């Protein structure tokens, strides 16, 4: 000088990239709720059951008509913010909430394990959702990264290095850069 490895974690890249939040639009829905009228005639509501509680013959549920008429969760788009295991998803445990309590169910957060490089598309589905859509499974395309090989070009005295194209493969526990009295050739 060249190169491999190990460690640190300071920085960085991928692109229809990821998340949060706000706004807006569609949908939810002419639905729920509410009011009035008619029928009805003893039950009904608060996630399900129990319990409790509330409403109910001063008329419950349900049905019909008229009037008025939402919202949450989910989705599209835009702005802003935070980011590049960003984050997502599935499972387990815990806590809060859904009227107090018990069981179940749901939801949010935390911890932990598995899977996924990213995006897009298709098919299947007995899962979630009212739907739109989402989740899960399978497959395909594109794309970034690295490795191996081939070919072409370039640099170096050399060890080697760089660029391009093609093919195959791998996975973010990756990759690039930086750092180190680290370590091998």
């Nucleotide at each position: 000088g060249u190169u491999g490895c190990c460690g640190g974690c300071c920085a960085g890249a991928g692109g229809u990239g990821c998340g949060g939040c706000c706004g807006u639009c569609a949908g939810a829905a002419g639905u729920a709720a509410c009011g009035c009228c008619g029928c009805g005639g003893a039950g009904g509501g608060a996630c399900g059951a129990g319990c409790u509680u509330c409403c109910g013959c001063c008329g419950a549920a349900g049905c019909g008509g008229c009037g008025c008429g939402a919202a949450c969760g989910g989705g599209g788009c835009g702005a802003c913010c935070g980011c590049c295991g960003a984050a997502g998803u599935c499972g387990a445990g815990g806590a809060g909430c859904c009227g107090a309590c018990u069981c179940g169910g749901g939801u949010u957060c935390c911890u932990u394990g598995g899977c996924u490089g990213g995006u897009c598309c298709g098919c299947c589905c007995a899962c979630c959702g009212g739907a739109a859509g989402g989740a899960g499974g399978c497959g395909g395309a594109c794309u970034g990264u690295c490795g191996c090989g081939a070919c072409g070009g370039g640099g170096g005295a050399g060890a080697c290095c760089c660029c391009g194209u093609c093919a195959c493969g791998a996975a973010g526990c990756g990759c690039u850069g930086c750092c180190g009295u680290g370590u091998g050739a």
This is a predicted structure of a 185-nucleotide RNA (Lysine riboswitch aptamer) from a Chloroflexota bacterium. The source organism's lineage runs through Bacteria, Bacillati and Chloroflexota. The prediction has a mean pLDDT of 78. The sequence was found by an Rfam model in a public genome assembly. It matches the Rfam family "Lysine riboswitch aptamer". Rfam links the family to the GO term lysine biosynthetic process.